[in-house]
RNA sequence: CUCUUAUCAAGAGAGGCGGAGGGACUGGCCUGAUGAAGCCCGGCAACCAUCAAACAAUUGUUUGACAAGGUGCCAAAUCCUGCAAGGCUUAUGGCUUUGGCAGAUGAGAG
Numbered sequence: 001c002u003c004u005u006a007u008c009a010a011g012a013g014a015g016g017c018g019g020a021g022g023g024a025c026u027g028g029c030c031u032g033a034u035g036a037a038g039c040c041c042g043g044c045a046a047c048c049a050u051c052a053a054a055c056a057a058u059u060g061u062u063u064g065a066c067a068a069g070g071u072g073c074c075a076a077a078u079c080c081u082g083c084a085a086g087g088c089u090u091a092u093g094g095c096u097u098u099g100g101c102a103g104a105u106g107a108g109a110g
Base pairs, nucleotide, nucleotide: 001110002109003108004107005106006105007104008103013041015040016039017038021031022030023029025082027080028079042074043073044072047070048069050065051064052063053062054061055060078102083099084098085097086096087095088094089093
């Protein structure tokens, strides 16, 4: 980097260093000197791991527990949106639902 698969409306500090950007991209809309990014500490969650039980049959599925291990995450729904279809409407527009695309993270494969 590519593929497969699961999840993405919950949750997480009035700490230290740091100093101007940040929210993937587009268009918006936000956010930031009452201190952004980044780093440290702290925290959240429970994907993998671990443990237990049941089922199914050699390795899986489901449920529960755990948080010392591997990741992840800690403004706003993945902040909204982009493509397609449906519904409503006061109709060059607006509102809304579903699916898709894109993205993020875990696990597996190349």

The RNA shown here (SAM riboswitch aptamer (S box leader)) has 110 nucleotides and comes from Salinibacillus kushneri. It matches the Rfam family "SAM riboswitch aptamer (S box leader)". Gene Ontology term of the family: regulation of gene expression. Taxonomically the source falls in Salinibacillus (Bacteria, Bacillota, Bacilli, Caryophanales). It was read from a public genome assembly, where an Rfam model found it.